Small-subunit ribosomal RNA from an uncultured prokaryote, 1517 nucleotides, folded computationally.
């Protein structure tokens, strides 16, 4: 970096799908280690058990203990110990910090940057100052009630760093006057002044001095408390910027926007509250829905960017749901209260208790996620002066290949290439140096034995040094000892022994690296996509082998990439998806020249920030590596300052070329509205006039004898304007067509004058839009959906024809679509040309019209660059650029469902999702195909002879029968075909005997030569027996070979079993039709083209010219036989003209002639005319035996039909092997109600019958042909003569020709059929053979639809032979004998050939391919309703809290007091506001579910028809 897959092949467009990394992962298959990370993603479901926040005794009372003093011996004061219990209790710090989860949240939640002159911040640091004199409670504690428990209470007692009261007080609040300085003008910030106000507590160590203990004073430390000042942490608001998706969510909002006074907060603020006002937000998307915690990063990616948001870190939100506060520096509190809910436990039914989203750990949900572990030794937190305590924070260890790293599972040698497997052409190849063997090493595991770093502190002590009055105490520094390790005897070292304990997964048809055997047979099954699998599967399962990775390997899920398939980098709209039908125009975006200013974009520089950790880069540290530590870069951002000043905004001023306005003209079916014409249909009246019109393919529906068409007057009424008419004209577009008139748009031309960018595109928005439709009212000749009737069909609800009603017209409105198209959006600029045409103008010229040259503006055709996949565009661009709108992202579901907005209605705009396929489309191209079109040809039609189809038989198929009627061929191109010959044999069938190395071939061992009569048994085959005979080569004489029989042994034989869809050969068709290729060049991105097309010609791709071609090769034609004339040559078994001769070419003779068979002549469009292009060639004629291929054969291109044939043969594979082989005997292939195919004999008189008579060519013949001759009516027979054949046999040819009979009949036609008698072949004619003779004497009187042959020696005819073959044909090949009719032509039917076209066919028209219906299944939509969430609104009720109000009850601390008491505060309870949950109505969304329902997709070989692709048979749309 690509690469499969749409085609028969191209290109391109377009979607699927792979290959690559990742990953909190799961699954399967497998597992040796060891480092280092990870580890409920699902139900924020419920949670048992234990732990996860205490601690301080140097505040405090008490309880214990102990010492001392006093004692009335009860005790009572002091001290100390508080080492064990702080186990309760007051009080103080903590608990808001660590941890944990992502529910909620689309928001100042988060990220980044500022503000805060609008603040607060316990412990901590630092700087002052200060720490004074009182007072009254109460907890524990003791008594006691209640009460199952939680738990709550009365009475009494006590202390404090708990509480209260008072002084003092300032650099600290306030409030007032004042001075500077700063400022964002709102204020701050420093000073000076006055008034008011507001504070507290101690503990512990030492030291001394007083006095008798014991206390008292002081001092001095060290902690604490109070207050102020600054810091330092952290916290709270508020602000610009950035932050998901749906517009099928378009409006939202009443504390809502602002003011003003008041509250409230640390603090600003509608944050709250009264009153004023009437605002605030929205298309730059407000409100609503829907989903989500956000970041650093994390994974991908060349990047830009997409995707995530576990582990680590910063925020932030929540702690069962819902609400609320209180303490307190910090909370609306995860292990805290209170209240509601719900769930779960306890109960003595009366009331109580909880909250793992802390660590483990359990159910439960899943495809899935660990131990109820150890330890505070390290780090780091909490309480303390301090030891110290807690600490599921953390360290550690355990489970899990969950990842990543890393190590090992031996290493060397070793060829008889062992054994074994698998293959295999049997020769051999491979596994594979792999193994064994032989040397050697020791990683890991194992055992044994040593042994660390992590520990630095603390605390005791010695010395200094600070403090002080002090050598106490206290602080600090250095030294030395001494202690503290969960992990752990663990990292690591040595050491034994020992190759010993340690490989597996995936794939191997293309992608994609790997190929073989066997099974199986559209079965089993694979598949990521394309597709494999129906008897030879590298693709399914297994073996072998081989490829790739390795303690992992494949699979699934996702997610980026590849994908430029959402295109900012980095994409497109003529035909593939994609320009709105079309103007005007808002907001937007975009903009002509010059001069200036500024400084928003824009560009340079510096400053801050962009946390850490990751990523990159140096470095180091565990053996390496993961990993972990130091440093350094980057972090394109953001924010603040300085500067620049082209370019863009923006502000001034100025031009004229963009744009407009003015004047002159001509040009137009522009557009409205009046009116006017004239032809033509139809209608009406009248005239003339008859019998049919009319329509069609061809009728009939209909009109007409009541008078029609048809033809003339004359009149009614409506629509629409013929010629002109022109790829002419206008108009934005739809459109606009007779003539005049008013009214009125808009563009061009020319020529000057003016305004000064006034312009350009244009989301929404409006306005116009053909034809069909709708409303109301008119008018209605024609034509014409719907409808009827006739027709045509298999049907015919079409086409076709006969009528006809909406509608087509007009007037108002609606309606808003088109293939509304150039399928090309709209301005503006550049970019060869060449011809037409409209309209105005210039110049030249002319009497004038013409014609020349030219500028503008419009309209059209060719074309150059250049572009396009190609077609094709090309100054009217699809070229080459710039701005602005609109549109597209595979087909199909779907121009659809919902919703919404329009519509009277039809509808119309907007406009998707489940599902489903791998394609669907585009332009070209080769073919092939057309009920496309040229153009040619054939017995292809037509002209003509004859015939099959009807009869009867013969023959072959089907059926259908049978124990068998063996297979086998099936449209032409099977069916008198294989089979040139089925009585057995043949023979493959079928029913019966037999045989098992075999009928047949090889090699091996014995044994006999071979062979020949003969006998018995039996259908035969076989079996059993007898007899007779010993051979041929070599020999060392022993034997040995060869050749046949017999008998065993096993390898093997055999098979007309299967598959012609495994094949080779051969053959048949297209077709003897002119065709099919190639090599170089040239063209095209390419499949392909070109040559090979075209003009012409021919039987022919034959030939000629012409041409990007040139040349070649198979084929044509020729060359080969054979006929038709001739010459030469040779004459026997031929021939016989002349000369004898004979019945007889019989004999001589002789080869001229026939003939026979060898070589050779001849025919070449040579020649002459004429046509033709000067050509090929064509047409005519001469000559010639023959003339344009002389007739005929053989010769059959590339190729198609999966064409036939495994049953000629060859053979692969499979399949039998006492049978599917092989022998034998009888049947059987011959059957028979049928039906067809090919023949034969007729039906008669052109003829049958009789008698007489002439002429043949091919051919075959020794297991043969067989003469004469005699026998039979005859078939034959006898007989054997000749003949291996130009001798001799078959062999009489027959129609023919001559006489004669018959006389139109089922006949002297025809002969079947049956009866009876024979012949001959042959081992044998019963099933089953030919032929002969008597008798018999069926059908049949010329053939229905249909259909075959044949163009000269040819059709019809008529007989001969031959192959097989004992015998048998009407077949089959072949022979000659008599001999014909017609072809006018190419419209047609059939089948070829070229060209061409159209195409949605490539299996190629026997093609594709639609739609209903029927069945299955699958997803949706509507659907009376029904159930759930969720949110609004209204009222109803109102928990605790909080605030206000009352507060008549009760009330230690201050005040007054007469000591009763009163005030002051307070507390309870009541009221009120707010306002969770809750209830009652009614609404609005989202979904579930639903009798019926509606289309819609997908399915095997159903049904019906056949609309679309060819002119698809009515041109599609």
């Nucleotide at each position: 970096a690509g690469a499969g897959u749409u085609u028969g092949a191209u290109u391109a467009u377009g979607g699927c799908u792979c290959a690559g990394a990742a990953c909190g992962a799961a699954c399967g298959c497998u597992g040796g280690c060891g480092g280092c990370g990870u580890g409920c993603c699902u139900a924020a479901c419920a949670c048992a058990u234990g732990c996860a926040a205490g601690u301080c005794g140097a505040a405090c009372g008490u309880a214990u203990c102990u010492c001392c003093g006093c004692u009335u011996c009860g005790g009572u004061g002091g001290g100390g110990a508080g080492a064990g219990u702080a186990a309760a209790g007051u009080g103080g710090c903590g608990c808001a910090c660590g941890g944990g989860u992502g529910c909620g949240u689309a928001a100042c939640g988060c990220g980044u940057g500022g503000a805060u002159a609008a603040u607060c911040u316990a412990c901590c640091u630092u700087c002052g100052a200060a720490u004074c004199c009182g007072g009254g409670a109460u907890a524990a504690c003791a008594u006691u009630g209640c009460g199952a428990a939680a738990g709550c209470g009365a009475u009494g007692c006590u202390a404090a760093u708990a509480c209260c009261g008072g002084a003092u007080g300032a650099u600290a609040u306030u409030c007032g006057u004042u001075u500077c300085a700063c400022c964002u003008c709102g204020g701050u910030g420093a000073g000076a002044u006055g008034a008011a106000u507001c504070a507290a507590a101690g503990a512990c160590g030492g030291c001394c001095u007083u006095c008798u203990u014991g206390a008292a004073a002081g001092c001095c430390g060290u902690u604490g408390u109070u207050u102020g000042g600054a810091g330092a942490u952290g916290a709270g608001u508020c602000c610009g910027c950035g932050u998901a998706c749906c517009a099928u969510u378009a409006g939202c909002u009443u504390g809502u926007u602002g003011g003003u006074g008041g509250g409230g907060u640390a603090a600003c603020g509608g944050c709250c509250u009264a009153c004023c006002a009437a605002g605030g937000c929205u298309a730059c998307g407000a409100u609503g829905a829907u989903u989500a915690g956000c970041u650093g990063g994390u994974c991908u990616g060349a990047g830009a960017g997409g995707a995530u948001g576990a582990u680590c870190a910063g925020c932030c939100a929540c702690a069962c749901u819902g609400g609320a506060a209180c303490u307190g520096a910090c909370a609306c509190a995860c292990g805290g209260u209170c209240c509601a809910g719900a769930c779960u436990c306890c109960u003595a039914c009366g009331g109580g208790a909880g909250g793992c989203a802390g660590c483990a750990g359990u159910g439960a949900g899943g495809a899935a996620u660990u131990u109820u572990g150890c330890g505070c030794a390290a780090u780091g937190g909490g309480g303390g002066a301090a030891a110290c305590c807690c600490u599921g924070a953390c360290g550690c260890a355990g489970c899990a290949a969950u990842g990543c790293c890393g190590c090992g599972u031996g290493a060397g040698u070793g060829a008889u290439g062992a054994a074994g497997g698998c293959c295999c052409u049997u020769g051999g190849g491979u596994c594979g140096u792999a193994a064994a063997g032989c040397u050697c090493u020791g990683u890991c595991a194992a055992g044994u034995g040593g042994g660390a770093a992590g520990a630095a502190c603390u605390g005791u002590u010695u010395a200094g040094g600070g403090u002080u009055a002090a050598u106490a105490c206290c602080c600090u520094u250095c030294g030395a000892a001494u202690u503290u390790g969960a992990c752990g005897g663990u990292a690591c070292c040595a050491c034994u022994g020992a190759a010993g304990g340690a490989a597996g997964c995936a794939c191997c048809g293309g992608c994609u690296a790997a190929c073989u055997c066997c099974g199986u047979g559209c079965c089993a099954g694979c598949a990521g996509c394309c597709g494999c699998g129906g008897u030879a599967a590298u693709a399914c399962g297994g073996g072998g082998g081989g490829u790739g990775c390795a303690a992992g390997c494949g699979u699934u899920a996702u997610u980026c990439g590849g994908a430029a398939u959402u295109a900012u980098u980095g994409g497109g709209c003529g035909u593939a998806a994609a320009g709105a039908g079309c103007g005007c125009g808002u907001a937007g975006g975009c903009g002509g020249u010059c001069u200036u200013g500024u400084a928003g974009g824009u560009c340079a520089g510096a400053u801050g920030u962009g946390a850490a950790a990751g990523c990159c880069c140096g470095g180091g540290g565990c053996u390496c590596a993961a990993c972990c530590c130091c440093g350094g870069a980057a972090g394109u951002g953001c924010a603040u300052u300085u500067g620049a000043a082209a370019c863009c905004c923006c502000g001034a001023g100025a031009c004229u070329u963009g744009a407009g306005u003015a004047u002159g003209g001509g040009a137009g079916a522009g557009g409205g509205a009046a009116g006017u014409g004239g032809a033509a249909u139809u209608c009406c009246a009248g005239g003339u006039g008859u019998a049919g019109a009319g329509g069609u393919g061809a009728a009939a529906u209909u009109c007409g004898u009541a008078g029609a068409u048809a033809u003339c007057u004359g009149g009614a009424g409506g629509a629409a304007c013929a010629c002109c008419g022109g790829u002419g004209g206008c108009g934005a577009a739809g459109g606009c067509g007779a003539c005049u008139u008013c009214c009125u748009g808009g563009a061009c031309c020319a020529a000057u004058a003016c305004u000064g960018a006034c312009g350009c595109u244009g989301a929404g928005g409006u306005g116009c839009g053909a034809a069909g439709g709708c409303g109301u009212g008119g008018g209605g000749a024609g034509c014409a959906a719907a409808c009827a009737g006739g027709a045509u069909u298999a049907g015919a609800u079409a086409c076709c024809c006969u009528g006809g009603u909406a509608g087509u017209c007009c007037a108002c409105g609606c309606a808003g679509u088109a293939a509304a198209c150039g399928a090309u959006g709209a301005u503006c600029a550049c970019u060869a040309g060449g011809u037409g045409u409209u309209g105005c103008g210039g110049g030249u010229a002319u009497u004038g019209a013409c014609c020349c040259c030219u500028g503008c503006a419009g309209u059209g055709c060719c074309g150059a660059a250049g572009u396009u996949a190609a077609c094709g565009c090309a100054u009217u661009a699809a070229g080459c650029a710039c701005c602005c709108c609109g549109c597209c992202u595979g087909g199909g579901g779907a121009c659809u469902a919902c919703g919404g907005c329009c519509g009277c209605a039809a509808g119309g705009c907007u406009a998707a999702a489940a599902c489903u396929c791998a394609a669907a489309g585009g332009a070209a191209u080769u073919g092939a195909c057309g009920g496309g079109g040229g153009u040619c040809c054939g017995c292809a039609c037509a002209a003509g002879c004859g015939g099959u189809g009807g009869a009867g038989c013969a023959u072959g198929u089907g059926g259908u029968u049978u124990a068998a009627u063996u297979c086998g061929a099936c449209g032409c191109a099977a069916c008198g075909c294989g089979a040139a010959g089925a009585a057995c044999c043949u023979u493959a069938c079928c029913c019966g005997g037999c045989c098992u190395u075999g009928a047949c071939a090889u090699c091996c061992c014995a044994a006999g030569a071979a062979c020949u009569u003969c006998c018995u048994a039996g259908a035969a085959a076989u079996a059993g027996g007898a007899a007779g005979g010993u051979g041929c080569c070599c020999u060392u004489c022993g034997g040995g070979g060869a050749a046949c029989u017999u008998g065993g042994u096993g390898a093997c034989a055999g098979g007309u079993g299967c598959u012609g869809c495994a094949u080779g050969g051969c053959u048949g068709u297209c077709g003897u039709c002119a065709g099919c290729u190639c090599g170089u060049g040239u063209c095209g991105u390419g499949a392909g083209a070109u040559g090979u097309u075209g003009g012409g010609u021919u039987a022919a791709g034959u030939c000629c010219c012409g041409c990007a071609a040139c040349g070649a090769g198979c084929g044509c034609a020729a060359c080969c036989c054979u006929u038709g004339u001739c010459c030469u040559u040779a004459g026997u078994u031929g021939c016989c003209a002349u000369c004898a001769u004979u019945u007889a070419g019989u004999u001589g003779g002789g080869c001229a002639c026939u003939c026979u068979a060898a070589g050779g002549a001849g025919a070449c469009u040579g020649c002459c005319g004429g046509u033709g292009u000067c050509a090929a060639a064509c047409c005519g004629g001469a000559g010639g035996a023959a003339g344009g291929u002389g007739g005929g054969g053989a010769u059959g291109a590339c190729g198609u039909c999966a064409a036939g044939u495994c049953c000629u043969c060859a053979u692969g594979g499979c399949c039998c092997u006492u049978a599917u082989g092989u022998c034998c005997a009888g049947g059987g292939c011959u059957a028979c109600a049928c039906a067809c195919g090919u023949g034969c004999u007729a039906c008669a008189a052109u003829g049958g019958c009789c008698g007489g008579u002439a002429c043949a060519a091919a051919g075959a013949g020794u297991c043969g042909c067989g003469a004469a001759g005699c026998c039979g009516c005859g078939a034959g027979g006898u007989g054997g003569a000749g003949c291996c054949a130009a001798u001799c046999u078959c062999a009489g040819a027959a129609a023919g020709c001559c006489g004669g009979u018959c006389u139109c009949a089922g006949u002297u036609c025809g002969g079947a059929u049956u009866g009876g008698a024979g012949u001959c072949u042959g081992c044998a004619a019963c099933u089953c053979g030919a032929c002969u003779c008597c008798a018999u004497g069926a059908a049949g009187u010329u053939g229905g639809a249909a259909u075959c042959g044949c163009u000269a020696g040819u059709a019809a005819u008529c007989g001969c032979g031959u192959a097989u073959c004992a015998g048998c044909g009407u077949g089959a090949c072949g022979c000659g004998g008599u001999g014909a009719a017609u072809a006018c032509g190419u419209u047609c039917c059939c089948g070829g050939g070229c060209c061409u076209u159209g195409u949605a066919c490539a299996c190629a028209c026997c093609g594709c391919c639609c739609g209903u219906c029927a069945c299955a299944c699958c997803a949706c939509g509507g659907g009376a309703g029904u159930c759930u969430g969720u949110u609004g609104u209204a009222c109803c009720g109102g928990a605790a809290a909080a605030c206000g109000g009352u507060g008549g009850g009760c009330u230690a601390a201050c005040c007054c007091u007469u000591c009763g008491g009163g005030g002051a505060g307070g507390c309870a309870g009541c009221c009120g506001u707010u306002u969770a949950u809750g209830g009652u109505a009614u609404g609005g969304c989202c979904g579930g579910u639903a009798a019926c329902u509606g289309g819609g997709g997908u399915g095997a070989a159903g049904u019906c028809g056949u609309a679309a692709c060819a002119a698809g048979g009515u041109a599609a749309c």
Its mean pLDDT, the model's own confidence on a scale to 100, is 83. Rfam family: Bacterial small subunit ribosomal RNA. Its family is annotated with ribosome and structural constituent of ribosome in the Gene Ontology.